A computed fold for a 74-nucleotide RNA from Bacteroidetes bacterium ADurb.Bin035, annotated as transfer RNA. RNAcentral holds the sequence, with entries from ENA. The prediction has a mean pLDDT of 80.

[in-house]
RNA sequence: UGUGCCUUAACUCAGUUGGUAGAGUAUCUGACUUUUAAUCAGAGAGUCAUGGGUUCGAGUCCCAUAGGUACAAC
Numbered sequence: 001u002g003u004g005c006c007u008u009a010a011c012u013c014a015g016u017u018g019g020u021a022g023a024g025u026a027u028c029u030g031a032c033u034u035u036u037a038a039u040c041a042g043a044g045a046g047u048c049a050u051g052g053g054u055u056c057g058a059g060u061c062c063c064a065u066a067g068g069u070a071c072a073a074c
Stems, first nucleotide, its partner, number of pairs: 001072007010025004019056001027043005049065005
């Protein structure tokens, strides 16, 4: 430098044909327990990497940029 892939909650990851985003873990609250842990119930946490475009509507499609990664080249 080129090509491919990845970027979604604090962390690990889903998200189907474009139709208003979820799980597990963690955190917090309550129940239970002599206490902790475990278990059960609930809650909070998101500009979907950034900026544009297409569309009635974009996490999803297109373009550019940034970061990461693999391969190739030098």